Transfer RNA from an uncultured Bacilli bacterium, 83 nucleotides, folded computationally.
The sequence was found in a public genome assembly.
């Protein structure tokens, strides 16, 4: 230079074009314990604001659609591969 394939909260990922963040780790609260460790229960996406709540959120810009994490198009990272 070409070709692949990936990029989603703190983090590891799900999620069939139709509530966007499922389930775990971790976080913080609590049981339990002499006191910790396993164990169990509740919580838990950013901003803002005292609060209610508002608004923002799939690496960026567009498209395409009633409707996009998902289709495509360019670019940006990160990984392979091939010259």
């Nucleotide at each position: 230079g070409c070709c692949c394939g990936a990029g989603u909260g703190g983090u590891g990922g799900a999620a069939u074009g139709g509530u966007a963040g499922a389930c775990g780790c971790g976080g913080c609260g609590g049981a339990c314990u002499c006191a910790a460790a396993a164990u169990c229960c509740g919580u838990u996406g950013g901003u803002a604001g005292c609060a209610a709540u508002a608004c923002c959120a799939u690496g960026u810009c567009g498209g395409u659609u009633c409707a996009a994490g998902u289709c495509c198009g360019a670019c940006c990272u990160c990984g392979g591969g091939c010259a």
Background
Its mean pLDDT, the model's own confidence on a scale to 100, is 80. It matches the Rfam family "tRNA". By type it is a transfer RNA. Rfam links the family to the GO term triplet codon-amino acid adaptor activity.